The prediction has a mean pLDDT of 79. SAM riboswitch aptamer (S box leader) from Aquimarina aggregata, 103 nucleotides, folded computationally. Rfam family: SAM riboswitch aptamer (S box leader). About the family: The SAM riboswitch is found upstream of a number of genes which code for proteins involved in methionine or cysteine biosynthesis in Gram-positive bacteria.
């Protein structure tokens, strides 16, 4: 980049710095935010995959722990649209984020 696959109702901060935004993309409608948006650095800190142990039944599942790689640390992926049901809810379907594979 582009693609499979698997998870997203749990979790978890502070300081500098910097100046108006921010909360993916169209729309709407809340909501943070000069009592400091976002970007950035710094230490902290959660545990989602990758990883380490054990049980199991080939390869997967489960539970335990670790914090090396990556990420993550307001609101349910902030919340809704598109379909579908037995409709105050469920489900599936684009998107999107994140890991691991692949090219």
């Nucleotide at each position: 980049c582009u693609g499979u696959u698997a998870u997203c109702a749990a979790g978890a901060a502070a300081g500098g710095u910097g100046g108006a935004g921010g909360g993916a993309a169209u729309a709407g409608a809340c909501c943070c935010u000069a009592u400091g948006a976002a970007g950035c650095c710094u230490u902290a800190g959660c545990a989602a995959c990758c990883c380490u142990u054990u049980a199991u039944a080939u390869a997967a599942u489960a539970a335990a722990g670790a914090a090396g790689g990556u990420g993550c640390u307001a609101c349910a992926u902030u919340c809704u649209a598109u379909c579908c049901c037995a409709c105050u809810g469920g489900g599936a379907c684009u998107a999107g984020a994140u890991a691991a594979c692949g090219a």
The model forms 94% of the base pairs in the Rfam consensus.